[in-house]
RNA sequence: UUGAUUAAAAGGCAAACGGGAGGAGACUCCCGGACGCAAAGCCGAGGGCCCUAACCAAUGGAAAUUUGGAAGGGUGGCCGGGUUGCAUCG
Numbered sequence: 001u002u003g004a005u006u007a008a009a010a011g012g013c014a015a016a017c018g019g020g021a022g023g024a025g026a027c028u029c030c031c032g033g034a035c036g037c038a039a040a041g042c043c044g045a046g047g048g049c050c051c052u053a054a055c056c057a058a059u060g061g062a063a064a065u066u067u068g069g070a071a072g073g074g075u076g077g078c079c080g081g082g083u084u085g086c087a088u089c090g
Base pairs, nucleotide, nucleotide: 002090003089004088005087012037013036017032018031019030020029021028022027035077041083042082043081046079047078048075049074050073051072052071055069056068057067058066
């Protein structure tokens, strides 16, 4: 420098759940906690999945409700992509 990832791994991350905070919600952040993870490091929403307060339309006498639309949002621990690195074997 380069190929591979069966097992293990010092060190690392941290699901569910509980407490606190934010949000309309999906969900996020902090603390505890470990189901798991060889990139569950970093970047970025292409595909997938999830949300719908406000806005528009329909429904309705109205309010509420429900449905749809446009637009927006969430998820990287669903998959793919870019990039850097650890261990082991070559």